[in-house]
Formats: sequence, structure tokens, C1' cells
RNA sequence: GCGUGGCUCAACGGUAGAGUAUCGGUCUCCAAAACCGGUGGUUGGGGGUUCGAAUCCCUCCGCU
Repeated sequence: GCGUGGCUCAACGGUAGAGUAUCGGUCUCCAAAACCGGUGGUUGGGGGUUCGAAUCCCUCCGCU
């Protein structure tokens, strides 16, 4: 310094998203590509502050 869906990454303290992967559909003689839709997250653990924490503070764990 970093830790967020399987993977790569976003996200002013105010409903956690995108790409990719995966599943289904449209299209096609079949497939790929393209397009549409779905599934998938105790935001590393615990505690604190706050009406409200992925975000601020403390501590622990892991990686560099």
C1' cells in the first nucleotide's frame, strides 16, 4: 500500500455496480460472433463513531 460476485476492477458517508465467466433466449442448416435477459456478494474477521459505514477510527488476519 492492498483485501468487494468464479476472475479483473468500480463505487461523494445515503438502494453494492461494470466487464468477463456461467445459464437461458433471439439469430443460424449447425456453430461462432452479435443482441436480449437471468443467476451469483455475510464488501477478509471483530469492535467503535454515525440516523446511516465498502467508505471514517481501533484491532487482528492475509498478500505485496
This is a predicted structure of a 64-nucleotide RNA (transfer RNA) from a marine eukaryotic metagenome.
The sequence is in RNAcentral, with records from MGnify.